RNAcentral holds the sequence, with entries from ENA, Greengenes and SILVA. This is a predicted structure of a 1394-nucleotide RNA (small-subunit ribosomal RNA) from an uncultured bacterium. Its Rfam family is "Bacterial small subunit ribosomal RNA".
[in-house]
RNA sequence: AGAGUUUGAUCCUGGCUCAGGAUGAACGCUAGCGACAGGCUUAACACAUGCAAGUCGAGGGGCAGCAUUGUAAUUAGCUUGCUAAUUACAGAUGGCGACCGGCGCACGGGUGAGUAACGCGUAUGGAACCUGCCCUUUACAGGGGGAUAGCCCAUGGAAACGUGGAUUAAAAUCCCAUAAUACUUUGUUCAGGCAUCUGGAUGGAGUUAAAUCUACGGAGGUAAAGGAUGGCCAUGCGUCCUAUUAGCUGGUUGGCGGGGUAACGGCCCACCAAGGCGAUGAUAGGUAGGGGUUCUGAGAGGAAGGUCCCCCACAUUGGAACUGAGACACGGUCCAAACUCCUACGGGAGGCAGCAGUGAGGAAUAUUGGUCAAUGGCCGGAAGGCUGAACCAGCCAAGUCGCGUGAGGGAAGACUGCCCUAUGGGUUGUAAACCUCUUUUAUUCGGGAAGAAUAAGUUUCACGCGUGGAACGAUGCCUGUACCGAAUGAAUAAGCAUCGGCUAACUCCGUGCCAGCAGCCGCGGUAAUACGGAGGAUGCGAGCGUUAUCCGGAUUUAUUGGGUUUAAAGGGUGCGUAGGCGGUUGAUUAAGUUAGUGGUAAAAUGUCAUGGCUAAACCUUGGCCAGCCAUUAAUACUGGUCAGCUUGAGUACAGACGAGGUAGGCGGAAUAAGUUAAGUAGCGGUGAAAUGCUUAGAUAUAACUUAGAACUCCGAUAGCGAAGGCAGCUUACCAGACUGUGACUGACGCUGAAGCACGAGAGCGUGGGUAGCGAACAGGAUUAGAUACCCUGGUAGUCCACGCCGUAAACGAUGCUCACUGGUUCUGUGCGACAUACAGUACGGGAUUAAGCGAAAGUAUUAAGUGAGCCACCUGGGGAGUACGUCGGCAACGAUGAAACUCAAAGGAAUUGACGGGGGCCCGCACAAGCGGAGGAACAUGUGGUUUAAUUCGAUGAUACGCGAGGAACCUUACCUGGGUUUAAAUGGAGAUGGACGUAACUGGAAACAGUUAUUCUCUUCGGAGCUAUUUUCAAGGUGCUGCAUGGUUGUCGUCAGCUCGUGCCGUGAGGUGUCGGGUUAAGUCCCAUAACGAGCGCAACCCUUACCGUUAGUUGCCAUCAGUGAUGCUGGGCACUCUGGCGGGACUGCCACCGUAAGGUGAGAGGAAGGCGGGGAUGACGUCAAAUCAGCACGGCCCUUACACCCAGGGCUACACACGUGUUACAAUGGCCGGUACAGAGGGCAGCUACCCAGCGAUGGGAUGCGAAUCUCGAAAGCCGGUCGUAGUUCGGAUUGGAGUCUGUAACCCGACUCCAUGAAGUUGGAUUCGCUAGUAAUCGCGCAUCAGCCAUGGCGCGGUGAAUACGUUCCCGGGCCUUGUACACACCGCCC
Repeated sequence: AGAGUUUGAUCCUGGCUCAGGAUGAACGCUAGCGACAGGCUUAACACAUGCAAGUCGAGGGGCAGCAUUGUAAUUAGCUUGCUAAUUACAGAUGGCGACCGGCGCACGGGUGAGUAACGCGUAUGGAACCUGCCCUUUACAGGGGGAUAGCCCAUGGAAACGUGGAUUAAAAUCCCAUAAUACUUUGUUCAGGCAUCUGGAUGGAGUUAAAUCUACGGAGGUAAAGGAUGGCCAUGCGUCCUAUUAGCUGGUUGGCGGGGUAACGGCCCACCAAGGCGAUGAUAGGUAGGGGUUCUGAGAGGAAGGUCCCCCACAUUGGAACUGAGACACGGUCCAAACUCCUACGGGAGGCAGCAGUGAGGAAUAUUGGUCAAUGGCCGGAAGGCUGAACCAGCCAAGUCGCGUGAGGGAAGACUGCCCUAUGGGUUGUAAACCUCUUUUAUUCGGGAAGAAUAAGUUUCACGCGUGGAACGAUGCCUGUACCGAAUGAAUAAGCAUCGGCUAACUCCGUGCCAGCAGCCGCGGUAAUACGGAGGAUGCGAGCGUUAUCCGGAUUUAUUGGGUUUAAAGGGUGCGUAGGCGGUUGAUUAAGUUAGUGGUAAAAUGUCAUGGCUAAACCUUGGCCAGCCAUUAAUACUGGUCAGCUUGAGUACAGACGAGGUAGGCGGAAUAAGUUAAGUAGCGGUGAAAUGCUUAGAUAUAACUUAGAACUCCGAUAGCGAAGGCAGCUUACCAGACUGUGACUGACGCUGAAGCACGAGAGCGUGGGUAGCGAACAGGAUUAGAUACCCUGGUAGUCCACGCCGUAAACGAUGCUCACUGGUUCUGUGCGACAUACAGUACGGGAUUAAGCGAAAGUAUUAAGUGAGCCACCUGGGGAGUACGUCGGCAACGAUGAAACUCAAAGGAAUUGACGGGGGCCCGCACAAGCGGAGGAACAUGUGGUUUAAUUCGAUGAUACGCGAGGAACCUUACCUGGGUUUAAAUGGAGAUGGACGUAACUGGAAACAGUUAUUCUCUUCGGAGCUAUUUUCAAGGUGCUGCAUGGUUGUCGUCAGCUCGUGCCGUGAGGUGUCGGGUUAAGUCCCAUAACGAGCGCAACCCUUACCGUUAGUUGCCAUCAGUGAUGCUGGGCACUCUGGCGGGACUGCCACCGUAAGGUGAGAGGAAGGCGGGGAUGACGUCAAAUCAGCACGGCCCUUACACCCAGGGCUACACACGUGUUACAAUGGCCGGUACAGAGGGCAGCUACCCAGCGAUGGGAUGCGAAUCUCGAAAGCCGGUCGUAGUUCGGAUUGGAGUCUGUAACCCGACUCCAUGAAGUUGGAUUCGCUAGUAAUCGCGCAUCAGCCAUGGCGCGGUGAAUACGUUCCCGGGCCUUGUACACACCGCCC
């Protein structure tokens, strides 16, 4: 000192939360010792028991009890007068229960209920007072009397407690005397002060005292004066919250007189006056003992008031007085009340907020301990007594401080545990073991304090002869404690919390939005560093965590030290009271202010030094302190008083200005209605309609009349007003700022809580008025609905007068006033001689841009800048401008204005995206223009669904559905049923054994498999090697799960033109710029411009193919020329041509014209095979969809292991009320059928393709030849020529079914293809809707290949043949790109939200 948390990210505002310190604490886990300090915060609840205040015989009468002594008696012993015991008597002695009397009991100790108060704190005053014991001084103490306790007698009562009689004492009590500096009264005089007065000197009169005891030393008594101590009273200042408490007060405020008191005072009373307090907060309500101090904080502050000290208050509750120096009295009295106890029922007793202790309450707080040894208190002459004050001990980790639980060495880095990438490594960890050492603590034994000073008394010294000094001098609860010494031996001693971030510390297992955690954010839905356990680590340590509370952090109430345009926050506006603030000069004063000095500020605490306990905590001694009071001085500033000044403010005169206000008059256009005329079928209204009006004559047209409301153009970025607001013209009245002059006043000013006034619209009351418009209402539409938007009507209202209401996004979301601080530009009204010109100037209204400010947007002389003054308002969101209360209002409602509860955000500005039934530009078979299809039929195929023992699994909008599968009869195969195997079906390593393995046969069986029988290795250098089987062992296997753990691969946006980076620059920052703008392009393609300059991935190009040419090479290709042949490039020959495949060329807007700055565009231009990217392919940026795939493969984790593995047979994946996708064939004549006839390309071929011949109608079969292929072979169809059919369910269409076959294959039943014969279904061009395609394309025609024994292929991938139509164009649908705008969206419109 900060941190976390609002967002995709950012800056800000703002709340919430955390880290720190503290506590009279409590709870959980744990616990060795000591020192010091602390311990009912709750029920001021109730209390059993014991103790906490007595003492004095040197005041007194006495003497119950005890002791002594004396006398007497009895008994015993016996030395017959001595001892002992018992009894009786004697106050004679020591002493002393109870009693009278004195002093004390008002202290000490406890508690905090009450109290918001002179209660407390601080300061001052008492000229208005008291004070026992103590100190100093002065004076005095003479005489007398009557009682009463006790004791005794009697007596009542259960008791507590009395009652009566007799008798008695005092330092008890009364009377007389004496007496003043006392008290009362009355003179003279001096001084002082503060109003009443006070002090001194000097007189008179009256009143009031006493106590004795003695050891003779003294002690005590009375009066008076002074002191000290303690109290009492008064006053200034300070002392909590609420205004949703605004008025309070009748002894109230004051006076005169009296009473009362120690004393002042309405303290009390009679009379008189009518005051007193209050917004600087009275009164009322709530809460609370106050202070020294304590905690926290940098401080200022905030919170607290336990222990200790001071003060106050209280003593079961309430009231009252008595005694006394002092009380209205904790362990006194009386009365009342509640409660408890005793009782003989008549009546009594009690007060722990003293110390212990008990119950109760509570989360919670101790022993019914010891001693008066010390310190102190009361009594006493003293000894001494009493003292739960006090000092000690006990209990409690409840706090602070200190000590210990060992130290050094020790690596095989041991074992266990835990983790991992696991034949090994890491960690636990120098930790342990082991070796050496020490002994604080512990245990045992021994020694052993300080705390004590002195009292009485004795001795001695001094003197004023009873005081002081010195010496000796009994006395220790704690305590045999602290401490010291010796011995033993590492011996007796470590936990708690945490480990996702904040916040130091990480892994495994379990769990699976469950159980749970959590201070905030948040973790947990199968790989959880956040839950639970474990290992490890971190922090602190005899403690550690949690909870509660306070301060801090929080500048989050802001005096120090905040804000108010948009985050919470400027009052709707003005006038103005109190208050606050205030121009200039001089004089004076000294209140504020400043300085010095003095007093006070108790001690303790704090702090700085110092000393003592071994050190520390703790304790000791000394120094220091704000504040308050007084006094002296200073006089700049502020204030007061006085006298001036003119610049602030105001006045006067003159001028010009304006929708400024109020009242009256006038005007035209429009609208509506009425009447008349004329006229005919509609009008009106809407997106389209309907309701409505109209043949009883509307609408439209014309004329006239009437009514109410509003004022076109001018008109504006304009003007006026305090704001609300103000608009035809005109008159009257009222008000205003402004300019000029510088004549007058002389600070008269600014702001402004309360208060008063004004205050749009709507609304309310009363009375008018009502043309148009028009809430409510009605009808018609729209719609799923439509209590709306649209239409037709229409009441209140809108208008006027008077009176209320008092609110608005009453906004510039910006309070008023003053001063200062840069430019540019427009505009209104004045001045600027004359002018409609002008430098300039004043006051207004705007724009733009600096500095500055601001979170930014922005603002910027009209500040949100820099300063001054005053007012108002804010303090997280919601609840809520709500409730209650109060005030106002006729009402509606307004003003003031909370809390409970709840959330961790709510919010501002800006950024990047995404989105918009926002805008602009552009593209795409996107639409449009066309061609052909799908959707209807049958079949094929895939999917869903259903079914099933199983119908294996996956793919599911576009981007699944002739998809994985480029080929399910068995196999495949993963599914089902049944039968079997268990180191396994395969492979490898190592070891052992054997010589086989195998083959053949037989048995069972569906096979797998099981069993039986027979047969039995090779090579050899004879050592062995190879091969193989069995067996042992190590490695298995899984198409089981998770594509949301992954790699790889793939789809899609999209072959869309985008996606980024470096440096620089801009911005607080996210980010922007570059990549935007103007053009252009298929393209972020290029050009120009430019705070950007460059670059990368994409685009393009490079690659393949195709189109043209050249060159090279000619076999299996070709054949122009030459030769041969019956014919065929068949042969010789040739390489010209075609072709093949290598290498090159060619196209670049290069040329021309036009347009354009350029890039580029346009052109049936030229040339060229090809022209503006020539056609096609391959090539897919950053990324998106947790897209698809664990079943192609690989792989983490999890799961199964006589099974979820493996083998075999059979079945299934081919099911079938149905639905969908993709296709094929058709519905026919541009056609079907029959016959004849022509032309490809690209591929395939030896378990193959097969010429040719034969057989069969045919599928095919039987022969046979060529070819591992530019050589042989597989092979076109549409087309063309001719014939037939004649619009029909047909000579269309071929499904389905029957029969007969062929081929493949172990095997075509489930479940193959093909052939022939027969059969001849639906279907006559297909609803809404929808798909493809822009040229060698669509359409149409056939051919080939992969897979493959065969094939369900109509699929997929290729090949060539024939070969169109259309595109005006970009409004609309879909998708996309760029720019811009709005946003409360960001899992991003399939959003958010009510």